Source information:
Model confidence (mean pLDDT): 85 of 100. A computed fold for a 530-nucleotide part of an RNA from Ferruginibacter sp., annotated as small-subunit ribosomal RNA, 5' domain. It matches the Rfam family "Bacterial small subunit ribosomal RNA".
Context: one part of a larger RNA
RNA sequence: GGAUGAACGCUAGCGGCAGGCUUAAUACAUGCAAGUCGAGGGGGAUUAGUUUUGUAGCAAUACGAGACUAUGAGACCGGCAAACGGGUGAGGAACACGUACGCAACUUUCCCAAAACUGGUGAAUAGCCCCCGGAAACGGGGAUUAAUACACCGUAACAUAACGAAAUGGCAUCAUUUUGUUAUUAUAGCAGCAAUGCGGUUUUGGAUGGGCGUGCGCCUGAUUAGGUAGUUGGCGGGGUAACGGCCCACCAAGCCUACGAUCAGUAACUGGUGUGAGAGCACGACCAGUCACACGGGCACUGAGACACGGGCCCGACUCCUACGGGAGGCAGCAGUAAGGAAUAUUGGUCAAUGGACGAAAGUCUGAACCAGCCAUGCCGCGUGAAGGAUGAAGGUCCUCUGGAUUGUAAACUUCUUUUAUCUGGGACGAAAAAAGGGAAUUCUUUCCCACUUGACGGUACCAGAGGAAUAAGCACCGGCUAACUCCGUGCCAGCAGCCGCGGUAAUACGGAGGGUGCAAGCGUUAUCC
Numbered sequence: 001g002g003a004u005g006a007a008c009g010c011u012a013g014c015g016g017c018a019g020g021c022u023u024a025a026u027a028c029a030u031g032c033a034a035g036u037c038g039a040g041g042g043g044g045a046u047u048a049g050u051u052u053u054g055u056a057g058c059a060a061u062a063c064g065a066g067a068c069u070a071u072g073a074g075a076c077c078g079g080c081a082a083a084c085g086g087g088u089g090a091g092g093a094a095c096a097c098g099u100a101c102g103c104a105a106c107u108u109u110c111c112c113a114a115a116a117c118u119g120g121u122g123a124a125u126a127g128c129c130c131c132c133g134g135a136a137a138c139g140g141g142g143a144u145u146a147a148u149a150c151a152c153c154g155u156a157a158c159a160u161a162a163c164g165a166a167a168u169g170g171c172a173u174c175a176u177u178u179u180g181u182u183a184u185u186a187u188a189g190c191a192g193c194a195a196u197g198c199g200g201u202u203u204u205g206g207a208u209g210g211g212c213g214u215g216c217g218c219c220u221g222a223u224u225a226g227g228u229a230g231u232u233g234g235c236g237g238g239g240u241a242a243c244g245g246c247c248c249a250c251c252a253a254g255c256c257u258a259c260g261a262u263c264a265g266u267a268a269c270u271g272g273u274g275u276g277a278g279a280g281c282a283c284g285a286c287c288a289g290u291c292a293c294a295c296g297g298g299c300a301c302u303g304a305g306a307c308a309c310g311g312g313c314c315c316g317a318c319u320c321c322u323a324c325g326g327g328a329g330g331c332a333g334c335a336g337u338a339a340g341g342a343a344u345a346u347u348g349g350u351c352a353a354u355g356g357a358c359g360a361a362a363g364u365c366u367g368a369a370c371c372a373g374c375c376a377u378g379c380c381g382c383g384u385g386a387a388g389g390a391u392g393a394a395g396g397u398c399c400u401c402u403g404g405a406u407u408g409u410a411a412a413c414u415u416c417u418u419u420u421a422u423c424u425g426g427g428a429c430g431a432a433a434a435a436a437g438g439g440a441a442u443u444c445u446u447u448c449c450c451a452c453u454u455g456a457c458g459g460u461a462c463c464a465g466a467g468g469a470a471u472a473a474g475c476a477c478c479g480g481c482u483a484a485c486u487c488c489g490u491g492c493c494a495g496c497a498g499c500c501g502c503g504g505u506a507a508u509a510c511g512g513a514g515g516g517u518g519c520a521a522g523c524g525u526u527a528u529c530c
Base pairs, nucleotide, nucleotide: 001530002529003528004527006526007525008524009523010522013382014381015380016379017378018377019375020374021340026338027337028336030335031334032333035080036079037078040077041076047070048069049068050067051066052065053064054063055062056061087293088292089291097217098216099215100214101213102212103211106210107209111206112205113204114203115202116201117200118199119153120152121151122150129142130141131140132139133138159184160183161182162181163180164179165178166177167176168175169174189198190197191196219265220264221263226256227255228254231253232252233251234250236248237247238246268290269289270288271287272283273282274281275280295316296315297314298313299312318329319328320327321326346372348371349370350369354368355366356365357364358363385416386415387414388413395407396406397405398404399403422466423465424464425463426462430457437450438449439448440447441446474519475518476517477516478515479500480499481498485514486513487512488511489510495502496501
């Protein structure tokens, strides 16, 4: 000198774009953050309308009961999603990450392309209803019912398995292709007048995501020198989507290490960021990729995918409820609270856009996201006026003091401008080739045309007008390094100080004043890195 997720002191006009618990992976009140589908299913509270009818009444009317149409709450079975998105960096020195290869050892819901199939039957169960237990959480029994829930039968292969034959290829275990025999294994319907559409089952290929292996790279310590018993390898099994001591039985005695094993400490890694001419050094906030974690520890279930942040079980710590018998919970999601700390924001708005889940769609959900609020935390931009103006005014300060120097064109005064601020009026882009509707074409799932609707931000940005210099400057420093000097006070005191050093009676170094220098809505200090 540069830099910062900064903090502190003094000060503060505005806008744009960014950023905002670095500490206690401490504890959490409250609300929200993952649902959706009635075009899979049984069902249907309620409300409205039409209509029939009963009772009371002379009637208007009041109170019921039934049917039809529309509406469809709260739950339930079932499907898909919940493994994404969002948070954090505790652990981990490791194939965790980065990079480059490999899998002749694997998997992949949804999506795309292709092939084939989509026949028959059955038993339940939730819900509803009835009964019972419990303070509650919740549980038990009976009766009855549906499905794209569950089960069985039939059919089926280019799929799987076994046994063969031939050919081609490979570094090996072998692989691929053609082919023969036998055996095994599927399914679900819904909408629509229909056409048809959306589905379902099996298989192949693709795409995407993942799993596994390996080379190289990857912090400090030898005041850590030996470490290891499933340890190292083999044979045979088990297990897995798959290879493998991953696990097991048996056999052998190996394996790693001064090119640093083991142990200890520290640490998420990378793209990158800061600095520097570079080499390098330091760092890894925000944004992007990967990994790990979800009160501490362990475990599996479901599923294409988890050993699962807002799923389950067990142990533990903690908190809460209780009728003492027993139960409930997990903000390292968004806000917010307490605590810790030098220190870090609102219990805000909207699904309008982008994206995601579900749905045929309308749509619903979405603290993802987009916006707004707070903070000079940073970067950038703008302003606090411009031109003229010498009785060089008054006042202040200084001096060699009838006087002069300086503050200083500075002010006053004259003319001009109106950014910004204030007020008044207009007023967006982001949104259309959206979606749904109508019409046309069409290679059959797309294209074109028409009309209609939708904006949180926001009456915001922006534009126009009005009057008026009106609404707006501080902070640090002035001995040398280092730009900028005099006076007064003090008298080794009070104090200053980054280093050298100042201060003991003429202090440009302390404190004040005048003047000056630097930067400027900031300026200094502290901390850290180069």